[in-house]
Context: one part of a larger RNA
RNA sequence: CCCGCGACAAGACGGAAAGACCCCAUGGAGCUUUACUGCAGGCUGAUAUUGGGUUUCGGUAUUUUCUGUACAGAAUAGGUGGGAGACUGAGAAGCAUGGGCGCCAGCUCGUGUGGAGUCGCCUUUGGGAUACCACUCUGGAAAUACUGAGGCUCUAACCAGAUACCGUAAUCCGGUAUUGGGACACUGUCAGUCGGGCAGUUUGACUGGGGCGGUCGCCUCCCAAAGCGUAACGGAGGCGCCCAAAGGUUACCUCAGCGCAGUUGGAAAUUGCGUUAACAGAGUGUAAAGGCAGAAGGUAGCCUGACUGAGAGACUGACAAGUCGAUCAGGUACGAAAGUAGGGCUUAGUGAUCCGGCGGUAUGAAAGUGGAAUUGCCGUCGCUCAACGGAUAAAAGCUACCCUGGGGAUAACAGGCUUAUCUCCCCCAAGAGUUCACAUCGACGGGGAGGUUUGGCACCUCGAUGUCGGCUCAUCGCAUCCUGGAGCUGUAGCAGGUUCCAAGGGUUUGGCUGUUCGCCAAUUAAAGCGGUACGCGAGCUGGGUUCAGAACGUCGUGAGACAGUUCGGUCCCUAUCUGUCGUGGG
Numbered sequence: 001c002c003c004g005c006g007a008c009a010a011g012a013c014g015g016a017a018a019g020a021c022c023c024c025a026u027g028g029a030g031c032u033u034u035a036c037u038g039c040a041g042g043c044u045g046a047u048a049u050u051g052g053g054u055u056u057c058g059g060u061a062u063u064u065u066c067u068g069u070a071c072a073g074a075a076u077a078g079g080u081g082g083g084a085g086a087c088u089g090a091g092a093a094g095c096a097u098g099g100g101c102g103c104c105a106g107c108u109c110g111u112g113u114g115g116a117g118u119c120g121c122c123u124u125u126g127g128g129a130u131a132c133c134a135c136u137c138u139g140g141a142a143a144u145a146c147u148g149a150g151g152c153u154c155u156a157a158c159c160a161g162a163u164a165c166c167g168u169a170a171u172c173c174g175g176u177a178u179u180g181g182g183a184c185a186c187u188g189u190c191a192g193u194c195g196g197g198c199a200g201u202u203u204g205a206c207u208g209g210g211g212c213g214g215u216c217g218c219c220u221c222c223c224a225a226a227g228c229g230u231a232a233c234g235g236a237g238g239c240g241c242c243c244a245a246a247g248g249u250u251a252c253c254u255c256a257g258c259g260c261a262g263u264u265g266g267a268a269a270u271u272g273c274g275u276u277a278a279c280a281g282a283g284u285g286u287a288a289a290g291g292c293a294g295a296a297g298g299u300a301g302c303c304u305g306a307c308u309g310a311g312a313g314a315c316u317g318a319c320a321a322g323u324c325g326a327u328c329a330g331g332u333a334c335g336a337a338a339g340u341a342g343g344g345c346u347u348a349g350u351g352a353u354c355c356g357g358c359g360g361u362a363u364g365a366a367a368g369u370g371g372a373a374u375u376g377c378c379g380u381c382g383c384u385c386a387a388c389g390g391a392u393a394a395a396a397g398c399u400a401c402c403c404u405g406g407g408g409a410u411a412a413c414a415g416g417c418u419u420a421u422c423u424c425c426c427c428c429a430a431g432a433g434u435u436c437a438c439a440u441c442g443a444c445g446g447g448g449a450g451g452u453u454u455g456g457c458a459c460c461u462c463g464a465u466g467u468c469g470g471c472u473c474a475u476c477g478c479a480u481c482c483u484g485g486a487g488c489u490g491u492a493g494c495a496g497g498u499u500c501c502a503a504g505g506g507u508u509u510g511g512c513u514g515u516u517c518g519c520c521a522a523u524u525a526a527a528g529c530g531g532u533a534c535g536c537g538a539g540c541u542g543g544g545u546u547c548a549g550a551a552c553g554u555c556g557u558g559a560g561a562c563a564g565u566u567c568g569g570u571c572c573c574u575a576u577c578u579g580u581c582g583u584g585g586g
Base pairs, nucleotide, nucleotide: 001586002585003584004583005582006581007580008579010578011577012576014573015572022407023406024405025404027403028402029399030398031397032396035201036200037199038198039197041194042193043192044191045190046189047188048187051154052153053152054151055150056149057148058147059146060145061144062143063142064141065140066139068137078136079135080134081133082132085119086118087117094113095112096111097110098109099108100107101106158181159180160179162178163177164176165175166174167173204216205215206214213233217239218238219237220236221235222234240388241285242344243343247303248302249301250300251299252298253297255281257275258274259273260272261271283292284291286349288347289346290345307330308329309328310327313324314323315322319389332341333340334339355382356381357380358379359378360377361376364375365374414461415459416457417456418455420454422450423449424448425447426446427445431441432440468543469541470540471539473535474532475531476530477529478528481506482505483504484501485500486499487498488497489496508522509521510520511519512518549567550566551565552564553562554561555560
């Protein structure tokens, strides 16, 4: 060196299972509810099945009959029209008695008596006789008809898992009779309400993983690298209006600050003078930027162009949208005129389409034709459709009982990069150290090393790289715990402090806790710190964490949830290769 055999399991990110954790999907399912929309089902009402009588209280209509004091005025005048007479021996006035109404003055009706008159027209009033007739209003009474609600009652619908008899040999069913209930109940239709009992669904995205938080459209500035444009959960602010003048035009004016003076009056109210220089330190409705001084700022007069129909041509945008605009026609405001005016110094103050409302338009269509319903066209209104290019008119949650498809496009372990943080070292030396910076310690600061902490990033791995601690077995580093050798010392000695060299060997046993760690006990020369996938589960364990069961506390309406707690809870692999040990042959 080649080839075996026996072993061991460190590696082959070993085998097994298209990761169960995490995220994603306009994926699924189960469950919940004060998510949405429905459906069973319950309740209530109407109506049909469903009929008779009586009574109470209502409504409407017809007939009859009463009823009506504002003031003035004979006096309790409802309204209007006709009207000069009306009623009376079929019994007037008056009287007695009884009933009703009443504003206590009277009105009206019935009975008896009585016996021949009682009213009107004429005066007061806006309106003239209930003298008489007709129609009618308010409120009331009676009768009739229809109808509503309630009570009582009847029996003939309907009901009886009440009795008897029969079919019959039958606790079913049917028939007959009786009894009980009874127009209720049952049932159909329609409507209202309740309705996770059940069903179908929804429950946004961005995101230095996801959740929680924040944000989502528009305007201004910076970032933005001197055209435009330009990202981030980069840095700052605004908007979801307002104004009939804060608009148009013509004419005129100049601000702020500071200084001085002046009644109440003060640091600041209003007044005068100065500063004479100023693209202005003011103002501009509202944020910022860019503008704007005989102005775009301030004041006054007159007005409504905050017009109608158009629009060459441009800017901008992927599109859809958005923006500017001379000029022409009509009619208008201001101005002597030239002219200016199609809102506001400019840039925010907003919402597509569908659907629906309103006004207009006969020059559109309108189902054989004519009309019309309807529609088109023009104008306008209704969306915090704010997740603001708006999925529907209409929608929240839980899943550890979970499932599928995917992702190392994206988290938890480990590795990698980084090293803020961490550990260690160094520089400067204020100071402490009685004196003395440097025996020892070292502020304020500065420079590094390491890659053991907590992080950041998300680069291999989600068709799987098993995760804390213990056991077993280790191996390396040295920033050395002990043992060894030195320097300095604020080293007398003993015992120390600090620094340098040094990794050969060593570095305990127990109690508590799942613990690493830590505390405690007893020893020891010492009871080192780290790396090795926080070494080591195809070597062991499985106490912890981290499935399914269950409970407590807390949160939640609930399903359920909790780096809160608690009891319980399946750890597979016969070694092909590399590696290591032992042994044999060539």
A computed fold for a 586-nucleotide part of an RNA from a Clostridia bacterium, annotated as large-subunit ribosomal RNA, domain V. The coordinates come from a structure-prediction model, not an experiment, and the mean pLDDT is 83. It matches the Rfam family "Bacterial large subunit ribosomal RNA". NCBI's taxonomy places the organism under Bacteria, Bacillati, Bacillota, Clostridia.